[in-house]
Two RNAs folded together computationally: RNase P RNA and transfer RNA, 442 nucleotides in total.

RNA sequence: UCGCCGCGCCAGACGGCCGCGCGCGCCGCUCCCGCAAGGGUCGCGGCGCUCGAGGAAAGUCCGGGCUCCGCAGGGCAGGGUGGUCGUCAAAUGCGACCGUCUCCCGUCACGGGGGGAUAGGGAAAGUACAACAGAGAGCAGACCGCCGAAGGCCGCGAGGCCAGGCAAGGGUGAAACGGCGGGGUAAGAGCCCACCGCGCGACCCGCGAGGGAAGCGGCACGGCAAACCCCACCCGGAGCAAACCGAGUCCGGCGAGGUGCGGCCCGCACCGUCCGAGCCGGGCGCCAGGUGCUGGACGGGCCGGGGCAACCCGGUCCGCGAGAGAAAUGGCCGUCCACGACAGAACCCGGCUUACCGGCGCGCCCCGUGA
RNA sequence: UGCCGGGUCAUCUAAUGGUAGGAUAGUGGACUCUGAAUCCACUCAUCUUGGUUCGAAUCCAAGCCCGGCAG
Numbered sequence: 001u002c003g004c005c006g007c008g009c010c011a012g013a014c015g016g017c018c019g020c021g022c023g024c025g026c027c028g029c030u031c032c033c034g035c036a037a038g039g040g041u042c043g044c045g046g047c048g049c050u051c052g053a054g055g056a057a058a059g060u061c062c063g064g065g066c067u068c069c070g071c072a073g074g075g076c077a078g079g080g081u082g083g084u085c086g087u088c089a090a091a092u093g094c095g096a097c098c099g100u101c102u103c104c105c106g107u108c109a110c111g112g113g114g115g116g117a118u119a120g121g122g123a124a125a126g127u128a129c130a131a132c133a134g135a136g137a138g139c140a141g142a143c144c145g146c147c148g149a150a151g152g153c154c155g156c157g158a159g160g161c162c163a164g165g166c167a168a169g170g171g172u173g174a175a176a177c178g179g180c181g182g183g184g185u186a187a188g189a190g191c192c193c194a195c196c197g198c199g200c201g202a203c204c205c206g207c208g209a210g211g212g213a214a215g216c217g218g219c220a221c222g223g224c225a226a227a228c229c230c231c232a233c234c235c236g237g238a239g240c241a242a243a244c245c246g247a248g249u250c251c252g253g254c255g256a257g258g259u260g261c262g263g264c265c266c267g268c269a270c271c272g273u274c275c276g277a278g279c280c281g282g283g284c285g286c287c288a289g290g291u292g293c294u295g296g297a298c299g300g301g302c303c304g305g306g307g308c309a310a311c312c313c314g315g316u317c318c319g320c321g322a323g324a325g326a327a328a329u330g331g332c333c334g335u336c337c338a339c340g341a342c343a344g345a346a347c348c349c350g351g352c353u354u355a356c357c358g359g360c361g362c363g364c365c366c367c368g369u370g371a
Numbered sequence: 372u373g374c375c376g377g378g379u380c381a382u383c384u385a386a387u388g389g390u391a392g393g394a395u396a397g398u399g400g401a402c403u404c405u406g407a408a409u410c411c412a413c414u415c416a417u418c419u420u421g422g423u424u425c426g427a428a429u430c431c432a433a434g435c436c437c438g439g440c441a442g
Base pairs, nucleotide, nucleotide: 001371002370003369004368005363006362007361008360009359010358012336013335014334015333016332017331018330020052021051023049024048025047026046027045028044029043031040032039033038054342058353059352061351062350063349064348065347066239067238068237069236073266074265075264076263078235079234080233081232082231083097084096085095086094087093098120099118100117101116102115103114104113105112121230122229126228127227129223143170144169145166146165147164151162152161153160154159178196179195181193182192183191197219198217199216200215203212204211205210243291244290245289248284249283250282251281252280253279254278257271258270259269260268298319299318300317301316302315303314304313305312306311337340372441373440374439375438376437377436378435381395382394383393384392389425397413398412399411400410401409418434419433420432421431422430
């Protein structure tokens, strides 16, 4: 310097014509009131005006608002989360820090500095699992090997055979019950010793996870919990086809208990027992109906303050930019350029993840990274 | 729009952490005068990408695809 990467912003621009959807205004028609002038408004038509998809509207992976079901109290079952502290309305989100693993720089080596990953409680409560190979796979093990001192048998003897001892060496495996050196020994072994590792740890530092550490122990206590499980904490369920409003009624069958009542129980309330609650099936209708429906933890600019940061607080100014109900955003022409990707709201919002042609800005010393 | 379930040879299925097995179909051969049936052999798969684990079809996460239900 050009890329990668990270963060933020944009998502062809401008002009003309035609078309689509919601809303508002005006006019006309139908209908209603009125003798009339005139007024009202459901619907239809015409004209005009405002506005009209996204950063992911997607996946539905988390969390909340909202609505209803017992305002949900207790227990059981079930599910979720898992280092600490903070942050947000909340969260499996975000930030900082801690531990572990790994890579790089630096040093003779250690100390030290930096990057990346991390679903990271508990394996000295218990249960289970570990194929193949291997002698042995959990408080193990004698296949090769080493020894055979003390003991037994044989031999004149060197020695041989046996009982037996040994986890140092070989070999298998993802994993084999500390490493290295010395002493010791028949050969060996934390059997003993020094150093390292490991465990416990008074005390000190830190809000905490945790860090340092005098000293002690004397090698035991391997892996796996995205296996069951244990511990701690959290969670009532369903979802706008939620739910509310309008209007119910008829036929057939079952029927003594049923309903509110949702996985279950406790507990509470109500209705009914043949003039019959309720359940099941079917027909007609409301019904191509209305509300919910979009302005809210809302977005942006500037100033000030707190915090390492995520983020928070205060002041001031501006904006509101879709609300349909078979579902609207399109087409043509002209000019310009970098020649236009992924993709279309359906109750709303905060995150995460995934898809995506490209463009612009920032990334200073230090710290990422390719040439 | 919301909720739920599932992806293994061409098709139907088994394997519940330890060599992906079976049936039908396909190909070749044997038997037969020929074909069928029968017998033998062969080919063919865990939806994709990561993670946990010594080891993944299986456990976990994300994505892709398919199916079902709902006034």

Rfam match: Bacterial RNase P class A. Rfam classes the family as a ribozyme.